A computed fold for a 129-nucleotide RNA from a Phycisphaeraceae bacterium, annotated as SAM riboswitch aptamer (S box leader).
[in-house]
RNA sequence: GACUUAUCGAGAGUGGCUGAGGGACGGGCCCUUUGACGCCACCGCAACCGCCCCGGUACCAACCGGGACGACGGUGCGAAUUCCUUCCCCGACUCGUUGCCCACGCGACGCGCCGGAGAAAGAUAAGAA
Numbered sequence: 001g002a003c004u005u006a007u008c009g010a011g012a013g014u015g016g017c018u019g020a021g022g023g024a025c026g027g028g029c030c031c032u033u034u035g036a037c038g039c040c041a042c043c044g045c046a047a048c049c050g051c052c053c054c055g056g057u058a059c060c061a062a063c064c065g066g067g068a069c070g071a072c073g074g075u076g077c078g079a080a081u082u083c084c085u086u087c088c089c090c091g092a093c094u095c096g097u098u099g100c101c102c103a104c105g106c107g108a109c110g111c112g113c114c115g116g117a118g119a120a121a122g123a124u125a126a127g128a129a
Base pairs, nucleotide, nucleotide: 003127004126005125006124007123008122013042014041015040016039017038021031022030023029026085027084028083043078044077045076047075048074049073050072052067053066054065055064056063057062082121087118089116090115091114093112095110096109097108098107099106100105
């Protein structure tokens, strides 16, 4: 760096140093000299893994589920839903065109716009090679 699996609407800040961009990319919209981002110290949050307990799979091992420890260890995190969105599907609404002889009405298509679901991409953890 790539791959697999899981999760991503909750939660969590002070000080010091530095000095102009930052929020992954694009488009928006935000944050930022009232000092963002980054680094350091301490503080905090709590997801996965480790550790402990219980149950199940015939025993051990191993695997699965639950609970607790709470931050002890390894990572992580402390603006905004992964800030929104890009691709695709479903539905409502406005407008326009159009079909059913006309029309009440019922459909079809298109632009716009709103709501919902899925995917892609991203982030984090664990794993195996």

Rfam family: SAM riboswitch aptamer (S box leader). Rfam describes the family as follows. The SAM riboswitch is found upstream of a number of genes which code for proteins involved in methionine or cysteine biosynthesis in Gram-positive bacteria. The prediction has a mean pLDDT of 79. It was read from a public genome assembly, where an Rfam model found it.